[in-house]
RNA sequence: GGGGGUGUAGCCGAGCAAGGCCAAGGCGUCGGGCUCCAGACCCGAAGACCGUGGGUUCAAGUCCCACCACCCCCA
Numbered sequence: 001g002g003g004g005g006u007g008u009a010g011c012c013g014a015g016c017a018a019g020g021c022c023a024a025g026g027c028g029u030c031g032g033g034c035u036c037c038a039g040a041c042c043c044g045a046a047g048a049c050c051g052u053g054g055g056u057u058c059a060a061g062u063c064c065c066a067c068c069a070c071c072c073c074c075a
Stems, first nucleotide, its partner, number of pairs: 001074007010027003020058001029045005051067005
């Protein structure tokens, strides 16, 4: 220098094929139940606008462009 992959709550991670319920689930956190206490188990709650910036569109996590970070391959 060229090519490819990944980037979504504190952590993990689905959603990308065919744009359309302002985003699922697990762990963790908080509250409650149970218990002598704790754990396990049960119930409930909060928390992400999707790496950054633009573009297309009525509508973008999803499509397009540029850039950033990390990983892999080639030179």